[in-house]
About this RNA:
This is a predicted structure of a 359-nucleotide RNA (Bacterial RNase P class A) from Chiayiivirga sp. The gene name in the source record is rnpB. The coordinates come from a structure-prediction model, not an experiment, and the mean pLDDT is 78. Rfam family: Bacterial RNase P class A. Rfam links the family to the GO terms ribonuclease P activity, tRNA processing and dimeric ribonuclease P complex.
RNA sequence: GGAGUCGGCCAGACAGUCGCGGUGCACCGUGCGUGCAUCGAGGAAAGUCCGGGCUCCACAGGGCAGGAUGCCAGGUAACGCCUGGGCGGCGCGAGCCGACGGAAAGUGCAACAGAGAGCAGACCGCCGAUGGCCUUCCGUACGCGGAAGGCACAGGCAAGGGUGAAACGGUGCGGCAAGAGCGCACCGCGAGUCCAGCAAUGGACCGGCACGGCAAACCCCAUCCGGAGCAAGGCCAAAUAGGGACGCCAUGACACGGCCCGUGUCGCGUCCGGGUAGGCUGCUUGAGCGUCGCGGUGACGCGGCGCCUAGAGGAAUGACUGUCCACGACAGAACCCGGCUUAUCGGCCGGCUCCGCAC
Numbered sequence: 001g002g003a004g005u006c007g008g009c010c011a012g013a014c015a016g017u018c019g020c021g022g023u024g025c026a027c028c029g030u031g032c033g034u035g036c037a038u039c040g041a042g043g044a045a046a047g048u049c050c051g052g053g054c055u056c057c058a059c060a061g062g063g064c065a066g067g068a069u070g071c072c073a074g075g076u077a078a079c080g081c082c083u084g085g086g087c088g089g090c091g092c093g094a095g096c097c098g099a100c101g102g103a104a105a106g107u108g109c110a111a112c113a114g115a116g117a118g119c120a121g122a123c124c125g126c127c128g129a130u131g132g133c134c135u136u137c138c139g140u141a142c143g144c145g146g147a148a149g150g151c152a153c154a155g156g157c158a159a160g161g162g163u164g165a166a167a168c169g170g171u172g173c174g175g176c177a178a179g180a181g182c183g184c185a186c187c188g189c190g191a192g193u194c195c196a197g198c199a200a201u202g203g204a205c206c207g208g209c210a211c212g213g214c215a216a217a218c219c220c221c222a223u224c225c226g227g228a229g230c231a232a233g234g235c236c237a238a239a240u241a242g243g244g245a246c247g248c249c250a251u252g253a254c255a256c257g258g259c260c261c262g263u264g265u266c267g268c269g270u271c272c273g274g275g276u277a278g279g280c281u282g283c284u285u286g287a288g289c290g291u292c293g294c295g296g297u298g299a300c301g302c303g304g305c306g307c308c309u310a311g312a313g314g315a316a317u318g319a320c321u322g323u324c325c326a327c328g329a330c331a332g333a334a335c336c337c338g339g340c341u342u343a344u345c346g347g348c349c350g351g352c353u354c355c356g357c358a359c
Stems, first nucleotide, its partner, number of pairs: 001355010012324007020040008028031001042330001046341002049339005054229004066225005071085005086100001087098004101220002106218002108214002123161002125157003130154002132151008169187006188209001189207002192205005233281004243272006252266005288307008325328001
């Protein structure tokens, strides 16, 4: 100097004028008031995908069903998040990625091709040592025996070819009639032993190929999970209609009835309670932010000091002017917080890796 990788940060700047929302103070003409001061969006405020706080409802305990998570250890209020470690894959490397528990609990699945698809199988092929058959030669006690060659009949094999996503360990050497973990070496494998580690797991030795794949098939194992959500919930509370209690009144009207008695309905006043409109609250001081110290590899924890940083309810954060530059992306809070994911112009800082050059 170039290429890369990981982490952190910024998100046009400054000035002026006008405007908008919250809060405090002051004033008056007391209201949609005025003035002054002060504060006023994000790294994702987004998707609403996980986890929690808070609130109301439900709930003795346990189980079933259902769902989620899934290597190990730790962090945390909790998590499907984060940190560290293990294993596997990618990369020369820094580093990145991984639904990464169990197939020896059971049930099941594997189209087509192929001989054979699960404790299988022989199409082409190899062999035919052994047994059988044939030919030649030799020997003979004439029963047969031996040697060489051939056949591929019994039978042996699974190395090579071929099918498949996958063929009952792989490569090499030995061995054999030909072959084969049959033997050996290395690799793989192991629910064997020892050692290291909290563990996942790793190493050494040993064993002898037995135990194929799929759990993003059912399933098994372990852990966790009650429901609804700020339109949650709480407080105050009209008008109108209706409800309850008590008291009063014409001793009245109406209905039932032929009439009397009787029964039922109708009025007025006071008090009470529920609900609706409306208003107030919940509402932002919090698992908070900054900084310093300590503990920890780290996520994170503990302590000291300092700070207050939107809170609306048709819902505010904008417009214009000037100067400058690298000419400005994605995008707007609505109960709060921790994550994940997605969108995003450009720029700054730091750690590390690889390559080239110079000393």